Context: one part of a larger RNA
RNA sequence: GCCGGCGAGUUACUCUGCGUGGCGGGUUAAGGGCGUGAAGGCCCGUAGCCGCAGCGAAAGCGAGUCCGAAGAGGGCGCUAGUCGUGCGGAGUAGACCCGAAACCGAGUGAGCCACCCAUGGACAGGGUGAAGCUCCGGCUACCGGUCGGGGCGGAGGCCCGAACCCGUCCGUGAAGCAAAACGGUGGGAGGAUCUGUGGGUAGGGGUGAUAUACCAACCAGACUCGGAGAUAGCUGGUUCUCCCCGAAAUGCAUUUAGGUGCAGCCUCGGGAUGUAGGGUGCGGAGGUAGAGCACCGGUUGGGCUGCGGCCCUACCGAACUCCGAAUGCCGCACCCCGGAUCCCGGGAGUGGGACGGUGGGGAUAAGCUCCAUCGUCGAGAGGGAAGCAGCCCGGACCACCGGCUAAGGUCCCUAAGUCUAGGCUGAGUGUGAUAAUGCGUUCCUCCGCUGAGACGGCCAGGAGGUUGGAUUAAAAUCGUCCAUCCUCCAAGGAGUGCGUGCGAGCUCACUGGCGGAGCGGAGGGGCGCAGAAGAUGUAGCGGGGCUAAGCCUGGCGCCGAAGCCGUGGGACUAGCUUUAAGCUAGUCGGUAGGGGAGCGUCGUGGGUGCGUUGAAGCCUCCCCGUAAGGGGUGGUGGAGCUGCCCGCGAGAGAGAAUGUCGGC
Numbered sequence: 001g002c003c004g005g006c007g008a009g010u011u012a013c014u015c016u017g018c019g020u021g022g023c024g025g026g027u028u029a030a031g032g033g034c035g036u037g038a039a040g041g042c043c044c045g046u047a048g049c050c051g052c053a054g055c056g057a058a059a060g061c062g063a064g065u066c067c068g069a070a071g072a073g074g075g076c077g078c079u080a081g082u083c084g085u086g087c088g089g090a091g092u093a094g095a096c097c098c099g100a101a102a103c104c105g106a107g108u109g110a111g112c113c114a115c116c117c118a119u120g121g122a123c124a125g126g127g128u129g130a131a132g133c134u135c136c137g138g139c140u141a142c143c144g145g146u147c148g149g150g151g152c153g154g155a156g157g158c159c160c161g162a163a164c165c166c167g168u169c170c171g172u173g174a175a176g177c178a179a180a181a182c183g184g185u186g187g188g189a190g191g192a193u194c195u196g197u198g199g200g201u202a203g204g205g206g207u208g209a210u211a212u213a214c215c216a217a218c219c220a221g222a223c224u225c226g227g228a229g230a231u232a233g234c235u236g237g238u239u240c241u242c243c244c245c246g247a248a249a250u251g252c253a254u255u256u257a258g259g260u261g262c263a264g265c266c267u268c269g270g271g272a273u274g275u276a277g278g279g280u281g282c283g284g285a286g287g288u289a290g291a292g293c294a295c296c297g298g299u300u301g302g303g304c305u306g307c308g309g310c311c312c313u314a315c316c317g318a319a320c321u322c323c324g325a326a327u328g329c330c331g332c333a334c335c336c337c338g339g340a341u342c343c344c345g346g347g348a349g350u351g352g353g354a355c356g357g358u359g360g361g362g363a364u365a366a367g368c369u370c371c372a373u374c375g376u377c378g379a380g381a382g383g384g385a386a387g388c389a390g391c392c393c394g395g396a397c398c399a400c401c402g403g404c405u406a407a408g409g410u411c412c413c414u415a416a417g418u419c420u421a422g423g424c425u426g427a428g429u430g431u432g433a434u435a436a437u438g439c440g441u442u443c444c445u446c447c448g449c450u451g452a453g454a455c456g457g458c459c460a461g462g463a464g465g466u467u468g469g470a471u472u473a474a475a476a477u478c479g480u481c482c483a484u485c486c487u488c489c490a491a492g493g494a495g496u497g498c499g500u501g502c503g504a505g506c507u508c509a510c511u512g513g514c515g516g517a518g519c520g521g522a523g524g525g526g527c528g529c530a531g532a533a534g535a536u537g538u539a540g541c542g543g544g545g546c547u548a549a550g551c552c553u554g555g556c557g558c559c560g561a562a563g564c565c566g567u568g569g570g571a572c573u574a575g576c577u578u579u580a581a582g583c584u585a586g587u588c589g590g591u592a593g594g595g596g597a598g599c600g601u602c603g604u605g606g607g608u609g610c611g612u613u614g615a616a617g618c619c620u621c622c623c624c625g626u627a628a629g630g631g632g633u634g635g636u637g638g639a640g641c642u643g644c645c646c647g648c649g650a651g652a653g654a655g656a657a658u659g660u661c662g663g664c
Stems, first nucleotide, its partner, number of pairs: 001664006011093013025050003031044004054061002064076004096237002099234001103227006114201009123191001125160003128156001132152008164188003169184004203219001205215003212221001240598006250263005264350002266347007277336008290323001291321002296317003301312004353377007360369002382393003397569004402565003408559003411544003417556001419555006430546001437530002440527010457514005463487003468482004493508001497506002570588007599653001601650008609641002617636003621632004
């Protein structure tokens, strides 16, 4: 891992609701009697319990009573229960099952390890050479002082290094040789050394050169058994079928936030009823969107004024408003109408939501937001978006080798137009994307120039006062500041740019000529281009590929889903009825969850049956039923089966629990 067996809402009592049965007041409890092979059973037992009257604090009164002055008004009352039984639910109990980490009690452990006590044992060899003693010598007036040297000596938690103890680093090992080893390397090795044997200290404890270490292979409190089925607002699991309905992820509160209570939303039963919702009409409340600047606050430019201030002008505001919708909300009327509404009661689940559109918060951030509102997913399959819970279309009772459509598509992959008319794009833009900026191209609008010749090109001129004044070394059109005139002229700036140290030189504005038709500028719209870099290989159309098979605007077809229609079938609900399972209409996606109807297993009461001409069980194949399931042929098996009908009772259904036991 697979297969097989086992494996989870039970039982008792109390309360409560519904169904059902007895009685109408109900009912017995303990106990007793009868009966029997044993039981089931029958009878007695009226203690007790519930009910039969309530209201008031009470006195008390009573179908009433209390408050009250009250014949007012209001509160609580005024019509059958009870005992069984089945089922739903609650409570108390382990209370659906498995699961702690832990807590407490009584014991067992120091044959491991820590420390201690008693008594024994062990430490090759080599090196260093302390104290002390002694000899010689120096110093010295002398010494037993002091210094040096020789000898003897043999100190040390001294040095090197085996045994022994330890375990530093690397490698191997990792289902190992081994639940800590092996190889190499390394530390200590006469000491706070190592070690044998016997003994001691015990869990609220011991021992500890302290590491929270060790106390028998996991010690921040050992192990064993017990309290014990501890508790677990947590995780996992919870076993047959079909039918109907069908949520929530919100509000308030919470030592509350992944729990719970009440409410909301679902379901079932009973009751009320045109009350809910939608449409139309009418009547209302209100300050949002927008707009505005009259108020409040901010704020641009300008004018007037001695100050306060006033006037004109451009603009902004959730907590500004002189204004002000659409929706939504409330009310009334009529119409439509439902698994609509309302009341009472039984049972829930939910109270982690997600994304999208719109509005708000945030930063016109977030796969952001426990904000609002609607939708979808959740609990929704099908078609589209290549693939893709939350987007688009659309809500799947079953069957069909029938039809029509939706979104989206219609060249091939791939069902359907290589359809039609007009325009745009030339970038493979389309087929991912941001910006400043930039003679792409197309369309629209406005302004200006132009046969008295524009625009572009070519030829020519582009001058004089003057090198304007100032500044400066210089400043001559061209560093900077000031001024920016006059003359000649067809025209020529006290100078547009390049250039020089300053000049010079080139050039422009401006003018003439050649030539002869459009030219220049501004604003706006459409579609494009550059700006635009990433890691395996094109790789951001799904691919091929496309110049239409791209984009915009029309038109006519077609394809396309579980939508709609057609045909056949089933179930449910309601209505009707000539009560047939008849007709008609509607409905039948579904998680948590509520409700309903069934199948099968084991045992058992009553009835009825089968079996050696072959019971149960097992295997194969076939048939029937909407399902759980039921039946049959053949084989095996070899003695019981309970098959069928009506009931009763459960250790009553397995795929999941790192389930459990067994087999492989």

This is a predicted structure of a 664-nucleotide part of an RNA (large-subunit ribosomal RNA, domain II) from a Pseudomonadota bacterium. The full RNA is in RNAcentral, with records from ENA. The source organism's lineage runs through Bacteria, Pseudomonadati and Pseudomonadota.